[in-house]
RNA sequence: ACCGUGGUCUAGCGGUUAUGACGUCGCCCUUACAAGGCGAAUAUCGCAGGUUCAAUUCCUGCCGGUCCC
Numbered sequence: 001a002c003c004g005u006g007g008u009c010u011a012g013c014g015g016u017u018a019u020g021a022c023g024u025c026g027c028c029c030u031u032a033c034a035a036g037g038c039g040a041a042u043a044u045c046g047c048a049g050g051u052u053c054a055a056u057u058c059c060u061g062c063c064g065g066u067c068c069c
Stems, first nucleotide, its partner, number of pairs: 001066004007022003015053001024040005046062005
């Protein structure tokens, strides 16, 4: 200096139900498996405060990670 968001990776950078991919589960299809189709579950958005009508988003502190000097 940058980053921390479902099991993993990731989008979102003030306002609706937090996005997608992979993975998992169920059903269809198949003799069967894979592929494909349909559906479902999974996030206290690192923690604690602050600002605001409203914070994943802005500010402060802390914790953790990566990089540079």
Molecule: transfer RNA
Organism: marine eukaryotic metagenome